Background: The RNA shown here (small-subunit ribosomal RNA) has 1522 nucleotides and comes from Hieraaetus ayresii.

RNA sequence: AGAGUUUGAUCCUGGCUCAGGAUGAACGCUAGCGGCAGGCUUAAUACAUGCAAGUCGAGGGGCAGCGCAGUGUAGCAAUACAUGGGCGGCGACCGGCAAACGGGUGCGGAACACGUACGCAAUCUACCCAUAACUGAUGAAUAGCCCUCCGAAAGGAGGAUUAAUACAUCGUAACUUAAUGAAGUGGCAUCACUUUAUUAAUAUAGCUCCGGCGGUUUUGGAUGGGCGUGCGCCUGAUUAGGUCGUUGGGGUAGGUAACGGCUCACCAAGCCUGCGAUCAGUAACUGGUGUGAGAGCACGACCAGUCACACGGGCACUGAGACACGGGCCCGACUCCUACGGGAGGCAGCAGUAAGGAAUAUUGGUCAAUGGACGCAAGUCUGAACCAGCCAUGCCGCGUGAAGGAUGAAGGCCCUCUGGGUUGUAAACUUCUUUUAUGUGGGAAGAAACCCUUUUUUUUCAGAGAGGUUGACGGUACCAUAGGAAUAAGCACCGGCUAACUCCGUGCCAGCAGCCGCGGUAAUACGGAGGGUGCGAGCGUUAAUCGGAAUUACUGGGCGUAAAGCGCAUGCAGGUGGUUCAUUAAGUCAGAUGUGAAAGCCCGGGGCUCAACCUCGGAACUGCAUUUGAAACUGGUGAACUAGAGUGCUGUAGAGGGGGGUAGAAUUUCAGGUGUAGCGGUGAAAUGCGUAGAGAUCUGAAGGAAUACCAGUGGCGAAGGCGGCCCCCUGGACAGACACUGACACUCAGAUGCGAAAGCGUGGGGAGCAAACAGGAUUAGAUACCCUGGUAGUCCACGCCGUAAACGAUGUCUACUUGGAGGUUGUGGCCUUGAGCCGUGGCUUUCGGAGCUAACGCGUUAAGUAGACCGCCUGGGGAGUACGGUCGCAAGAUUAAAACUCAAAUGAAUUGACGGGGGCCCGCACAAGCGGUGGAGCAUGUGGUUUAAUUCGAUGCAACGCGAAGAACCUUACCUACUCUUGACAUCCAGAGAAGCCAGCGGAGACGCAGGUGUGCCUUCGGGAGCUCUGAGACAGGUGCUGCAUGGCUGUCGUCAGCUCGUGUUGUGAAAUGUUGGGUUAAGUCCCGCAACGAGCGCAACCCUUAUCCUUGUUUGCCAGCGAGUAAUGUCGGGAACUCCAGGGAGACUGCCGGUGAUAAACCGGAGGAAGGUGGGGACGACGUCAAGUCAUCAUGGCCCUUACGAGUAGGGCUACACACGUGCUACAAUGGCGCAUACAGAGGGCAGCAAGCUAGCGAUAGUGAGCGAAUCCCAAAAAGUGCGUCGUAGUCCGGAUUGGAGUCUGCAACUCGACUCCAUGAAGUCGGAAUCGCUAGUAAUCGUGAAUCAGAAUGUCACGGUGAAUACGUUCCCGGGCCUUGUACACACCGCCCGUCACACCAUGGGAGUGGGCUGCAAAAGAAGUGGGUAGUUUAACCUUUCGAGGAGGACGCUCACCACUUUGUGGUUCAUGACUGGGGUGAAGUCGUAACAAGGUAGCCCUAGGGGAACCUGGGGCUG
Repeated sequence: AGAGUUUGAUCCUGGCUCAGGAUGAACGCUAGCGGCAGGCUUAAUACAUGCAAGUCGAGGGGCAGCGCAGUGUAGCAAUACAUGGGCGGCGACCGGCAAACGGGUGCGGAACACGUACGCAAUCUACCCAUAACUGAUGAAUAGCCCUCCGAAAGGAGGAUUAAUACAUCGUAACUUAAUGAAGUGGCAUCACUUUAUUAAUAUAGCUCCGGCGGUUUUGGAUGGGCGUGCGCCUGAUUAGGUCGUUGGGGUAGGUAACGGCUCACCAAGCCUGCGAUCAGUAACUGGUGUGAGAGCACGACCAGUCACACGGGCACUGAGACACGGGCCCGACUCCUACGGGAGGCAGCAGUAAGGAAUAUUGGUCAAUGGACGCAAGUCUGAACCAGCCAUGCCGCGUGAAGGAUGAAGGCCCUCUGGGUUGUAAACUUCUUUUAUGUGGGAAGAAACCCUUUUUUUUCAGAGAGGUUGACGGUACCAUAGGAAUAAGCACCGGCUAACUCCGUGCCAGCAGCCGCGGUAAUACGGAGGGUGCGAGCGUUAAUCGGAAUUACUGGGCGUAAAGCGCAUGCAGGUGGUUCAUUAAGUCAGAUGUGAAAGCCCGGGGCUCAACCUCGGAACUGCAUUUGAAACUGGUGAACUAGAGUGCUGUAGAGGGGGGUAGAAUUUCAGGUGUAGCGGUGAAAUGCGUAGAGAUCUGAAGGAAUACCAGUGGCGAAGGCGGCCCCCUGGACAGACACUGACACUCAGAUGCGAAAGCGUGGGGAGCAAACAGGAUUAGAUACCCUGGUAGUCCACGCCGUAAACGAUGUCUACUUGGAGGUUGUGGCCUUGAGCCGUGGCUUUCGGAGCUAACGCGUUAAGUAGACCGCCUGGGGAGUACGGUCGCAAGAUUAAAACUCAAAUGAAUUGACGGGGGCCCGCACAAGCGGUGGAGCAUGUGGUUUAAUUCGAUGCAACGCGAAGAACCUUACCUACUCUUGACAUCCAGAGAAGCCAGCGGAGACGCAGGUGUGCCUUCGGGAGCUCUGAGACAGGUGCUGCAUGGCUGUCGUCAGCUCGUGUUGUGAAAUGUUGGGUUAAGUCCCGCAACGAGCGCAACCCUUAUCCUUGUUUGCCAGCGAGUAAUGUCGGGAACUCCAGGGAGACUGCCGGUGAUAAACCGGAGGAAGGUGGGGACGACGUCAAGUCAUCAUGGCCCUUACGAGUAGGGCUACACACGUGCUACAAUGGCGCAUACAGAGGGCAGCAAGCUAGCGAUAGUGAGCGAAUCCCAAAAAGUGCGUCGUAGUCCGGAUUGGAGUCUGCAACUCGACUCCAUGAAGUCGGAAUCGCUAGUAAUCGUGAAUCAGAAUGUCACGGUGAAUACGUUCCCGGGCCUUGUACACACCGCCCGUCACACCAUGGGAGUGGGCUGCAAAAGAAGUGGGUAGUUUAACCUUUCGAGGAGGACGCUCACCACUUUGUGGUUCAUGACUGGGGUGAAGUCGUAACAAGGUAGCCCUAGGGGAACCUGGGGCUG
């Protein structure tokens, strides 16, 4: 410090996720030791049991228990029993102090609770310290004990008796307090203080070991409280008004330690609040802790300070202190006891239990230390505390060995498998060490005191020294020693982020997953294994937190198009504010002082062997307060200025606004005339109008609405918006020249006004247009688009509504920053008076520089550079929705969430692809022609069906006479049956045998059984090679699967003209440029231009063939001339001219001429030429596309079978047949059929062959057989053609299917299932619907010929020649393709994407008659305990009086009044849960209906509004361009 994830790729915006730290944690796996810490975050739920607050006998009366002396009895004695306040002491009781601390918890509380800084002249403080004094006298009771009684108990009542440091009275004294008076000092002030006088009031307690300890009063201190104030301190405005003791006054009021509405009578009506009152929710606060660079954010366990609470609520008492955790009273809930009458209780103390929960420990030891209470003290008490126990909960430390050791062992795993790699110096093995653990032995510090004894100073007090005493932890830490590597390693991960890879299993299953995502038969992503990586007594996961996140932006973000500028203006509060001088000192800056607890963090020392930890010192605590200064800037105050702003004067332009009037054109309607059959409307039609006279035309009238031309990125206005002409009223802008005011300014939450269209209300008006509606079309449908009608509405007046793509998607104001070209409207100067020139303002349009921007773009009218103020944004959806509030007559507007869900959504630009976008161009693409297919019969292939099997593959073009250049057996892969198991085939080993041949038996055969014959070849004589059989195992074998694991080969776009690269340049980048542009070409062919310059693969050419000529050559070919011969034939001699053959050359290149073109490339025409513009044909197929085809040609990874999915044999099947399709053949006839006669090819093939000729047969063929391994012989007849004849338009002398019979040939074998021949039979078919195919010249059409395969079996395929056309105006349209451009929401790329209703499942949520809880307001009722007031009743030891009866003062009880908890009623508010039914929303691999959007998305889309419709949507009005 960043990374992953939106896209085909890019940049940006933006969310989600990860890596780090940390935790009072929990869970999973694992676990050796120690140290230091920590340990109910949930139910402030309920609690069994024990303990947690007592102490003092030096306050008191006393003596229950224990012990002792003493005494008595018994006993020889030990001893036992009894007695024993005399003593040690001490239960209970009276009394004092403590119990208000310590310990726990975080319910409540948003508050002076807390933090911080101040104040109290408005206050208290037991114990402690200091100070000054005192400590006298008297009295009446009471508990205990005893007796009686009630009660189950808890407890209580009565009687008698007694003490005190308990209680009461009196006396005394100072200070003090209060009141009044006087004087002085201080204070901002209410006032305070000092001195003084008078009056009034107020004290005490004793004990003792004689040392002392107490008690009372005064003043001061210390400590600890109380009260007040400034500032700080969570969220919500869908909480905006709240408040009646409320705010203030005032009283010699009451109350308090004390101020105060704290309480009360009276008076006034205030007080708080947008700087957030009130209400609601949540929360103990802080030092600090975690994180972070910091600012911040989150938290408030442990430790420390404060607060609050003690079963829920209320109340007071005692006391210095409480409204009291282990005190009291009352109400309530709960639990327990009970004799049913009544009682008892409060673990949020320490342990512990139950419950809750993911989850948190022992019913431990000790007061040794520290601290606390009491005590003179010893001491007692102390679950405070110190220790121990449990728990890897955290942090820290140590160990599980160290050195050597290669045969790189065995085993495991992997692999290219005779071998190698890895685990791995790892192990074994050798040597060494002994921390830890174990055993044995030793063994601390923490302890100094109090106290006792003693010494000393100075008699005491106080102090110092010496000795003695005290340890829970603990026989612990630590030390020594013994032996032996001995006692000790796991967890997670290994696709990317992120360090670490292979095998097996699984097969979208099981599963993984933090995000992206993995898994559908080769998974580095699941599970296991081997190996590796990381951390290590731990490692992972989960939860929540900070960081990364500049993703709420103070530091430190944005708003044209990504989320985001209010529709526009006016304007109060608020914020900000021109120049100069003076002053002030609030902000600001500096110094000093106080404070900012300790701990913690940081720095430096020290102590535990180190560390964690502990300890000491420092620094820091960024703060607050007080005080002293400074005066630049901001603020305040005062004075001035004119540059901002405004006023006045003169003019200018203008659809600026409001009102009134008026004009012409046009539409429509009405009346009349002329006139006749249509009009109207559309893509085409129809509805509609018209013979009752339309439409057309002429005249007249009526009425409403809007103002052609001018008219313009022209003008005006804040925006919405504004358009004939004239008049009236009125706002703003601008220019010019002066004068005046003197900062009067800018912005603006709330507020107010204006605000298109539609819509609403009332009343008018209504020509045209036109939602709704009706009809006609279109259509699968058409609730639409189109047409004919047509109502609201559109218009006017008044009143609402308050929204729009209200847009420049750009808030207002101010200043600054290069320019060009316009438009509009002022004004100055100059002259030459012009459509002039030179200046200077306002508004406005366009292009562009710097700069900015993600890019597009903006660019003096900024989206540049700065300032002021306001508004708004924070992922997509849910949703601008719900609920609530406000507004509205309504429609609705405004304000405005959450649950849930996704990992994206978005912007700009790029490359493609696509478009029912555009431009250019090509192709048998269309058109123009010729001939077919589709109809018939047959052949053949496919689908389907059938079957035991009908083997398999190929499936739009680019499968279907395709693999198959040829299924009777074989082929053959399929089926049935019978057989074989190292195998039909290959290699290796062992044994045997030559191999082979012959024939017998069984069997369908494979095969089996039993015989005969034969014994070979090479040799260095050892043996070797080949073949056959038997046996064992390694292995063979597989046309089994996967063409979506592959190689190779092939098809296709397409013989289309394209596809790329290097360097350079442009761009943040994807990319672009080149390759685009102007021409041209069959062509990215060539030329020109150009930030490009070059190059490669393609094109073309080079190759083959064909067309012409030359040359060379010769036989099996040829024969002109010469000769010979035949019935005839190059037959022969010969020839080398010609043809042919096959070698080599020539030829064609836009080379030449003319024109066009740009002087180019090139095109057009011409000449010459056998051939002319790539001459014809072929081979040749760029980068790539289709997961195209093929595992069944072959090869091959993986998987699968191994007495079978291998192999052999026989038979069957691949040839089936209702049907559908493709490709063909033959036809339907006269351009023909048939018969006879007759002419002319090319290219092939031939020895298991082609076969002449002859003979036989009607024929297929058969017999015989010359010749020929072929320029020699044969196949071999070419056919259409030509000549003659016949048929005469008919199901025929067309057509030949089908069937019967008889044959031939091939072959072991023609039954399933061959071809051919002859005789007979003679089907459909009379030119073929929709649709569709081929072809541009030696082509189509037509005619025959040959070959491959092959024993036989072509209508198929391949090849060959013969005859031989028609047409092309042209590129509008269909199809395919190329280039450029444009739009895009597509990129699996239009066979794309995608919207809404409906149906189903699930999820959360709104409404809902209501129902049930919580909290709470108001009005009442109620009134326990308690406190205060009153008091006619009852009662009363201390003091007073007394006539001794009593009375008084005062008190208690009762009653009563006030306040008040629980509780109750009524009526509201708010919140939670629930609810028949219902609304929309979200999610879900394959449901239904359509196709709204994205391309001109097929009617451009979108916004607001209104109506309509199954649904997306449609239509009207206005607006926007996105």
Lineage of the source: Eukaryota > Metazoa > Chordata > Accipitridae > Hieraaetus. The RNAcentral record of the sequence draws on SILVA. Rfam family: Bacterial small subunit ribosomal RNA. Its family is annotated with ribosome and structural constituent of ribosome in the Gene Ontology.